This is a predicted structure of a 507-nucleotide part of an RNA (small-subunit ribosomal RNA, 5' domain) from an uncultured bacterium. The coordinates come from a structure-prediction model, not an experiment, and the mean pLDDT is 88.
Context: one part of a larger RNA
Parts: sequence; structure tokens; C1' cells
RNA sequence: GAUGAACGCUGGCGGCGUGCCUAACACAUGCAAGUCGAACGGAACUUUAGGAGCUUGCUUUUAAAGUUUAGUGGCGGACGGGUGAGUAACGCGUGAGCAAUCUGCCUUUCAGAGGGGGACAACAGUUAGAAAUGACUGCUAAUACCGCAUAACGUAUAUUUGUCGCAUGGCAGAUAUACCAAAGGAGAAAUCCGCUGAAAGAUGAGCUCGCGUCCCAUUAGCUAGUUGGCGGGGUAAUGGCCCACCAAGGCGACGAUGGGUAGCCGGACUGAGAGGUUGAACGGCCACAUUGGGACUGAGACACGGCCCAGACUCCUACGGGAGGCAGCAGUGGGGAAUAUUGCGCAAUGGGGGAAACCCUGACGCAGCAACGCCGCGUGAUUGAAGAAGGCCUUCGGGUUGUAAAGAUCUUUAAUGAGGGACGAAUAAUUGACGGUACCUCAAGAAUAAGCUCCGGCUAACUACGUGCCAGCAGCCGCGGUAAUACGUAGGGAGCAAGCGUUAUCC
Repeated sequence: GAUGAACGCUGGCGGCGUGCCUAACACAUGCAAGUCGAACGGAACUUUAGGAGCUUGCUUUUAAAGUUUAGUGGCGGACGGGUGAGUAACGCGUGAGCAAUCUGCCUUUCAGAGGGGGACAACAGUUAGAAAUGACUGCUAAUACCGCAUAACGUAUAUUUGUCGCAUGGCAGAUAUACCAAAGGAGAAAUCCGCUGAAAGAUGAGCUCGCGUCCCAUUAGCUAGUUGGCGGGGUAAUGGCCCACCAAGGCGACGAUGGGUAGCCGGACUGAGAGGUUGAACGGCCACAUUGGGACUGAGACACGGCCCAGACUCCUACGGGAGGCAGCAGUGGGGAAUAUUGCGCAAUGGGGGAAACCCUGACGCAGCAACGCCGCGUGAUUGAAGAAGGCCUUCGGGUUGUAAAGAUCUUUAAUGAGGGACGAAUAAUUGACGGUACCUCAAGAAUAAGCUCCGGCUAACUACGUGCCAGCAGCCGCGGUAAUACGUAGGGAGCAAGCGUUAUCC
């Protein structure tokens, strides 16, 4: 000098930040991922019109329109948010590569969408169960599902030409054969939104390699899918990734293997620098989501608020069986020296869905709490000598506190009260959580606002009394045993100041 700090004493205001470093301990409650009726068939309700019945203002039926939406379907739940357990690793950083790759939505371009079929939810009926949740029968729609047709600049195989190269080969082209698509909706219409195939782009992701990346040698040998080959399987893709066979290799004092510790970085702190330490907040990457394992769906996951199995734990139960996962935001218990509100709003920015209106969004924007940090401001200004009183000291003359106070004259920042009152909103209009906030004006009155540590040397600041190697102090040297500037108190002084000291840690 610094801190995500804590503790002691003290504490006026504002702005901007920051706030479980410990138990990746367990969690009550609420919220944190939905949306689309312009994909679809229903259902309920309302209104209007027509018909029928009669009890003449009701019932029923048909049609249209509107609202709502359980289900099918689509997109999104792989983003955003949290945590740092694990990991010494191609995890991260940096620089290359993929002639070994994928990429929903988006952008550009080319081409296409013909004609059919059968179901399953919802619903109805029956039925099992305490519940969670089912079972059977029957009906039905679609942008759900399945054949057929169409088919290249697509894919596969074979043949072949040119050219290039990094070995396998790449690029461009030709021929032949085979194979693979589709969906409609809204609108009066124009048209708009979608659908299918392909080529490119963008974005995102996957993989490979060079170099760098803590401590211990009181860890010296390690390795059988191990190292390589051939063939296959698998993958979007290379590869012992996996498998059969073959060979016997591969790593290691340039530190293998083992053990310990640890998320990595941009950065941060410190330092003249070299360096040392560190990785809170903000940003990038990684890993994880009660513990372990597994796959499904999908463009993307082996998926925090999805599924299945096993374990531990908690809860419900009619004992047959079920339900759950805050390392999301608040909040609770526990642990701890120690860390906040079960707040407001989608107004802004951004995200998901939707043609849109809009809906959702504990992301985010705000407010609350905390001197936890940084910054700013205030606690008054001028004048005022009888150098008052009181205190302390005294050589008893006086000195000092001290222009300090009182008194006089002024000012009103902040706080308080009253009135006005935004920007942030992008607009023709509408739309502000913050917020009647910031800010402005007025009012009254010095009024409401100073402490903490230290005073032997280092180190700025000294006397008196008490104590008497006691009580105590102390960072080091060291003080205290009767005149203690070092202990305790007082007066005085020094230094910082809404803080001041102590402790811990780093340079």
C1' cells in the first nucleotide's frame, strides 16, 4: 500500500459499487419457461338470425360471429441464471490444422409442392386404484403419421478425363445405374406467413497438433487394448473409440508412474523495475446440478427446474404402492469471526413464442438492509482580552487551556417543512417499476450532526498524581523494585477524521 474482510469504540448526509471466502450441508413456502386458436378436431360460455314446441317468455334445434382453452401438433425448455465439487488435463492460454466434420432459426440464390391412405389423443361408455396413475371398447381432425408419383447442381456405386498435391488423395468435369421431398394457413383480393430439395454465406459446435501451465525423488521404474499394423464395427467426423487377427512394442532423470494441492485465463494487488502473490465483482472458456450409471428426443443434451435404473435421505399412504431434489431469486435451519428483502416492475435493454395484438421472463431494470469499500459534502463564518469563571501546573510572581467560551454581527450547504416537478419514451397518439425520486423555489433557526488512536526511541506529541518488579504495558529494543515523559488517571499535546484502532492475509 491492498482486502468480498472480521472484531472494539464511535457514527450526520449523498452518489457509485460490493455483500456465505465456512457445510457441492439439509431445505418449509412462493415465484424462476413458456407460447401459438392465423396447424387441428372438440368442449364450455356469450351474442345475433331462422325454425319447432308451448305454459308468451321460456325450452329445444340449426346457422353465423366472438371469448376461453384441456388434448393432438409446432417452436422454445441445449439460451438465459447458479456453483467451483471434480479436473494437473489438449482442461485452459496462445498459435496452427481438418485433403477427417456437423450446423435449427437467419441471409442470398436455384428448383419444387401431383395424387392417395390408415391411425391415435381429446371425447363417449365400461372399469382398476386410497392416491399417483391407469386398462378395455368405440368415434374423429390436422402443418401429426405412412405408401405412390415427380428428381438434380443431392447421395451411393462403377467407369473415365484434366489438373493439383500433404501419403491415404483433393478439385473440376463426363457417362451409366440405383435411391431420397413436400403442408398448408390467413385474407374479398392483391398478397403475406409457412412447407420440400439443393448450392453458398453467416453463426454456433466437434476433432487434431506445436508451445506454455503448482509442489514432493523421503514417489524410479510404469504399461496387455498397453504401442503399432491389417480388416471390420461405430460416429457428423479422424482415431484402440470398440472388436477379431498379427507383431512386440510404447513412456521415463528433458522426471514417466505415484502422492499432494488446484477450475484456467483476460485481469487484480504490490513493486522503480525484474518479480512475487492472487483469480471476489465484470468478461471468455471448462466442469457440475442429491450420489453413481444409462440412454431417448432433437440441428444441438447424454439435458439444473426432462426420462429410466440403482444408492442415501425426506414426505404421503387405506401398507398394496407412490412423491421429491434451491450450486435459480427471495427465505429457513445448521456451520461460522462473518455476508442482505420470503420487496416493486416488465417502463427500459435483452431473450422465448406469435402474422400481430400480446403473453412469459427472480435475465434485467429498480427499491430495501450493511460505514463493507471508494468518492463528495457537512457538523458553521466573521469579530471578540476583563486574556472571565472553572480545570491543570506553579519557583505562588505567574503560566496554560485560550479567541477557545460568553457576547456582537452574519450565512443556511446538508437535514427538516411547504410548493413546483422531470430526462430516461423509441411515438401521430398511448405506454415509467424507479417516483412525487432527482432537480428547482420558498420558510425558520446555529439551529439536528465528532470521534478514535497515540505522546520512552524507532515515531509527530509532556507534565502532575496514584502505584512500588505489585498492578500492569509491549510491534522490536525494552519499561515497573518510592521522585516512572514507557503502568493507571487527570490536564495538556500529536495524528487521522465519519471514522479511528486491532487482528488475519498478500506484496